[in-house]
């Protein structure tokens, strides 16, 4: 449940950073060297906390456990990274609100 949460679409808002140098007839593009940015999309991984081992220490024991310590694995982001993607406008654009569509408690 008069509908959490995610997920499709549409609306309305949305930020940073070279409209620089050079090469091709060329602004958009395709290349070269540099310099930058983070909020498509990917990446990393703290602590409680869970789990798995280990016979290292300690209790208890008839087998067995049980605690503590070591290894391990799981564990978030708008943090960090800068692979990608961006660096006039404009396309994009996390996220947030509305409006609708499909699911139904996995959630908040």
């Nucleotide at each position: 449940a008069u509908g959490a949460g995610a997920c499709u679409a549409g609306u309305a808002g949305g930020a940073g950073a070279g409209g620089g140098c050079u090469g091709g007839a060329a602004a958009a593009c395709c290349g070269g060297a540099c310099g930058c940015c983070g909020a498509a999309g990917g990446a990393g991984a703290a602590a409680a906390u869970c789990c798995c081992u280990u016979g290292u220490g300690a209790u208890c024991g008839c087998u067995u456990a049980u605690c503590a310590a070591g290894g391990g694995g799981a564990g978030a982001a708008a943090c960090u990274c800068u692979c990608a993607g961006g660096c006039a406008a404009a396309c994009g654009a996390a996220c947030u609100a509305c409006u609708a569509g499909a699911u139904g408690a996995c959630g908040a």